Predicted 3D model of a 72-nucleotide RNA (transfer RNA) from a Planctomycetaceae bacterium. It matches the Rfam family "tRNA". By type it is a transfer RNA. RNAcentral records the identical sequence in 2 taxa. The source organism's lineage runs through Bacteria, Pseudomonadati, Planctomycetia, Planctomycetales and Planctomycetaceae. The RNAcentral record of the sequence draws on ENA and MGnify.
Order: sequence, then structure tokens, then C1' cells
RNA sequence: GCCUCGAUGGUGAAACGGAAAUCAUUCCUUGCUUCUAACAAGGAGUUCUGGGUUCGAGUCCUGGUCGAGGCA
Repeated sequence: GCCUCGAUGGUGAAACGGAAAUCAUUCCUUGCUUCUAACAAGGAGUUCUGGGUUCGAGUCCUGGUCGAGGCA
């Protein structure tokens, strides 16, 4: 230098172009309990970044950043 793959709550992962982006965990509140833990209920928190295509983009195209691998 070129190619491929990846980036989604604090963390780990889902999500044929179409429901309100889902689950687990974390955190907060409440209940239960003598207290804690566990358990139960409720809540908070997310699509790396710029642009494009589309009625509609986490998903497709493209510039960039970062990471992993390969070739030279």
C1' cells in the first nucleotide's frame, strides 16, 4: 500500500430494509426479609463518525476513525 471482517445501553450479545431496536447482566426505586443475599415488580441507560440511496436504514452504498486477520 491492497483485500476481508468487525464497531449496537456501563458490560456481553441478538435484530429477512418495516411493530416501541430485544435479551442477559449492571445501576436506581419499591415489595419481601430482623439485616444482607436471593426472589418479585417498576424504572434508567444503546446503533463509532460525516454523507448518500429509499416512503422507510442498526441493516444497503460511500469518505473517515479504531480494532482483528490476510497478501505484498